[in-house]
The part of an RNA shown here (large-subunit ribosomal RNA, domain I) has 597 nucleotides and comes from Nocardioides rubriscoriae. Rfam family: Bacterial large subunit ribosomal RNA.
Context: one part of a larger RNA
RNA sequence: GGCACAUGGUGGAUGCCUUGGCAUCAAGAGCCGAUGAAGGACGUUGGAGCCUGCGAUAAGCCCUGGGGAGUUGGCAACCGAGCUGUGAUCCGGGGGUGUCCGAAUGGGGAAACCUGGCUGGAGUCAUGUCCAGUCAUCUCCGUCUGAAUAAAAUAGGGCGGUAGAGGGGAACGCGGGGAAGUGAAACAUCUCAGUACCCGUAGGAAGAGAAAACAAAAGUGAUUCCGAGAGUAGUGGCGAGCGAAAUCGGAUGAGGCCAAACCAGGUCCGUGUGAUACCCGGCAGGGGUUGCGGUUCUGGGGUUGUGGGAGUGUUUGUCAUGCGUCUGCCGGCGUGUGGGGCAGUAAGAAAGUGUGGUUGAAGUUGAAGUCCGUUGGAAAACGGCGCCGUAGAGGGUGAUAGCCCCGUAGUCGUAGGAUCAUGCCUGCCUAUAGCAUUUCCCAAGUAACACGCCACCCCUGAAAUGGUGUGUGAAUCUGGCGGGACCACCCGUUAAGCCUAAAUACUUCUUGAUGACCGAUAGCGGACUAGUACCGUGAGGGAAAGGUGAAAAGUACCCCUGGCGGGGAGUGAAAUAGUACCUGAAACCGUGUGCCU
Numbered sequence: 001g002g003c004a005c006a007u008g009g010u011g012g013a014u015g016c017c018u019u020g021g022c023a024u025c026a027a028g029a030g031c032c033g034a035u036g037a038a039g040g041a042c043g044u045u046g047g048a049g050c051c052u053g054c055g056a057u058a059a060g061c062c063c064u065g066g067g068g069a070g071u072u073g074g075c076a077a078c079c080g081a082g083c084u085g086u087g088a089u090c091c092g093g094g095g096g097u098g099u100c101c102g103a104a105u106g107g108g109g110a111a112a113c114c115u116g117g118c119u120g121g122a123g124u125c126a127u128g129u130c131c132a133g134u135c136a137u138c139u140c141c142g143u144c145u146g147a148a149u150a151a152a153a154u155a156g157g158g159c160g161g162u163a164g165a166g167g168g169g170a171a172c173g174c175g176g177g178g179a180a181g182u183g184a185a186a187c188a189u190c191u192c193a194g195u196a197c198c199c200g201u202a203g204g205a206a207g208a209g210a211a212a213a214c215a216a217a218a219g220u221g222a223u224u225c226c227g228a229g230a231g232u233a234g235u236g237g238c239g240a241g242c243g244a245a246a247u248c249g250g251a252u253g254a255g256g257c258c259a260a261a262c263c264a265g266g267u268c269c270g271u272g273u274g275a276u277a278c279c280c281g282g283c284a285g286g287g288g289u290u291g292c293g294g295u296u297c298u299g300g301g302g303u304u305g306u307g308g309g310a311g312u313g314u315u316u317g318u319c320a321u322g323c324g325u326c327u328g329c330c331g332g333c334g335u336g337u338g339g340g341g342c343a344g345u346a347a348g349a350a351a352g353u354g355u356g357g358u359u360g361a362a363g364u365u366g367a368a369g370u371c372c373g374u375u376g377g378a379a380a381a382c383g384g385c386g387c388c389g390u391a392g393a394g395g396g397u398g399a400u401a402g403c404c405c406c407g408u409a410g411u412c413g414u415a416g417g418a419u420c421a422u423g424c425c426u427g428c429c430u431a432u433a434g435c436a437u438u439u440c441c442c443a444a445g446u447a448a449c450a451c452g453c454c455a456c457c458c459c460u461g462a463a464a465u466g467g468u469g470u471g472u473g474a475a476u477c478u479g480g481c482g483g484g485a486c487c488a489c490c491c492g493u494u495a496a497g498c499c500u501a502a503a504u505a506c507u508u509c510u511u512g513a514u515g516a517c518c519g520a521u522a523g524c525g526g527a528c529u530a531g532u533a534c535c536g537u538g539a540g541g542g543a544a545a546g547g548u549g550a551a552a553a554g555u556a557c558c559c560c561u562g563g564c565g566g567g568g569a570g571u572g573a574a575a576u577a578g579u580a581c582c583u584g585a586a587a588c589c590g591u592g593u594g595c596c597u
Stems, first nucleotide, its partner, number of pairs: 001596009015582001016547002020518002022515007029507002031168002039101003042055003046079002049075003061095006070083003106115003116135007137165003140161006172203001173201005183190001187237001213220002224251005234242002255499003262300005268294004275289001277290001278287002280331006305477001307442004311437005319338007339430006352424008363412001365410001369385001370401001371384004386403002388392001394406003448472008458484001479494005534541002554581001557568004
């Protein structure tokens, strides 16, 4: 030096474990904000630091419901000083306080800082100082003014307001903009894709929505979503690709309101007459500009496609009663009250309140062995004998427990909320209906057309339909639009106003459950002081790091030592379990013995 065996060190693989993750399902909840949010800075406990909580009333203050013996949050002990059956700590509900920054809003600013005005107060001899409140901008509403331009109007300005907005939020929604890598085996039309991304904006959902729709000789009857129809019909350098609808089966189910004609009243403007206008009609009396035309506002009316409505005429018909319509009678009209009827807070008007039921915050109750023996440090194991079960889900306890503990099935439970029913309450109707019709209305810079584009299965094509920029520019029911150029016939429908629940999408968040999901190089980046340490001017990037034992019982005392560390002794089932701690592989480094050289 090599080999073999034995025994150690180093190292932290493997096994076992799980406080943490991942995914899915169900239910709930679905916005927060100038009453100052989200997110932070700085403080705050008797004692340093970090986390959590809280805000100068600062691990807390008040009220209220629950609960019932300890307690002053965690790492995390120790000391000190307290609180508590006059019910603490703790768990729900409501309130109070809530520094500074941040939309940040008195002004400024390099966020958490600097510095003012006004009103009221504290303090000082006085000033400085301190406390409370208030002072941003925009929009809207009201009101006073007020140009260019004579009037009117508008712009602008002033004042007031118990008005609103601003910012944040994971995904989902709607709208405005809008790529490229890629595919086409190259590439330009095309595709990727109206995707990613940017901007605006809303809600718990949004959007859409009650046919100017489909269809086809038969019919359907708002919208949305799912399954089929169907990778079909189509479209397409007819390449790559893109890609419907009718119809059928389901989920859900709901329909409403205006504009206009016409009537009444008010404002303003123009015009007119002295009685042949007007004051509801008839007869008589009375009034004296009350008239007519137009603009505009309010109320009534009206809302449809077997076209509807208004007006006029006519026919049938009218719950009771008071008042008004210049006066009297009759008729008509308007309005109030009572009776009768219908409906209602999700659209269609709108606010509550009582009673009852269901659900239900914190919580309550909840069966049955701690029986005998054996092993063991320890019994829940094994053997024997019992018991409960609407509970044998799960977790814990010194090994594997239905009956030891927490729970579990089931029971009970108030506030508040939700929901259902009903009463009060509120709204509407109490007349309308039929027939006829020379009349009037039925959404205009719209429809349509031309040119330029876009969306539709549809790349301009024979290209309808829907939308739009520029230009031209209708009609009112004997009117319009559509049925894929266009025309005719036929059929469907009634644009140019508005609202509308449900079925649908999503999950930052709360609760519960589940897993042929992970088990510390895995699973979230993060099981630990984690978006921390650290890196970067910055945007941003971004770790490593779990396990003593059943219980600290964490080794009193003695010895060596400066200490570290170790040897005895002791604890423990075990110390080769000793806070460098479960198991403790390999690489790597020793020691002992044997053999060989």
Description
The sequence was found in a public genome assembly.